[in-house]
Molecule: transfer RNA
Organism: Candidatus Rokuibacteriota bacterium
RNA sequence: GGGCGGAUAGCUCAGUUGGAAGAGCGCGGCCCUUACAAGGCCGAGGUCACAGGUUCGAUCCCUGUUCCGCCCA
Numbered sequence: 001g002g003g004c005g006g007a008u009a010g011c012u013c014a015g016u017u018g019g020a021a022g023a024g025c026g027c028g029g030c031c032c033u034u035a036c037a038a039g040g041c042c043g044a045g046g047u048c049a050c051a052g053g054u055u056c057g058a059u060c061c062c063u064g065u066u067c068c069g070c071c072c073a
Stems, first nucleotide, its partner, number of pairs: 001072007010025004019056001027043005049065005
């Protein structure tokens, strides 16, 4: 330098006719328990990497950029 894959909650990751942003773990509160753990209920937590474009409408489609991983040279 070229090709491919990835970037979504604190962590690990889902998310297809483009129309409401989610799960597990973690965190906070309550219930339960003599107490703890486990369990149950509720809640907080998001620039969907960044910029632009298409569209009535973009996490999703198109272009560019940044970062990470793999392969080729």